[in-house]
A computed fold for an 89-nucleotide RNA from an Anaerolineales bacterium, annotated as Guanidine-I riboswitch aptamer. It was read from a public genome assembly, where an Rfam model found it. The source organism's lineage runs through Bacteria, Bacillati, Chloroflexota, Anaerolineae and Anaerolineales.
RNA sequence: AAUUUGGUUUUCUAGGGUUCUACAUUAAGUAUGACCUAGAGAAAACACGCAGAAAACUGCGCACACGGAGGGAUAAAAGCCCGGGAGAU
Numbered sequence: 001a002a003u004u005u006g007g008u009u010u011u012c013u014a015g016g017g018u019u020c021u022a023c024a025u026u027a028a029g030u031a032u033g034a035c036c037u038a039g040a041g042a043a044a045a046c047a048c049g050c051a052g053a054a055a056a057c058u059g060c061g062c063a064c065a066c067g068g069a070g071g072g073a074u075a076a077a078a079g080c081c082c083g084g085g086a087g088a089u
Base pairs, nucleotide, nucleotide: 007046008045009044010043011042012041015036016035020033022030023029048061049060050059051058052057064084066087070082071081072080
């Protein structure tokens, strides 16, 4: 200097708005239910790696992670998606 990898799904939360429900009434409001939701948040299952075992299976491991602006979807927005992006170390 360059290249590659850092897995998948489900449940939940931080967070988010306002199509529906609810509350309210000068009202263009509020944000209950419901809804969306984290690579860098949590838990579990599976996958993967190593070891043991004739096998079934069992044990251990699965690290680290600062991050704009802008754009996109949905009714609308967001730590959603572009995106372990651009950058930084």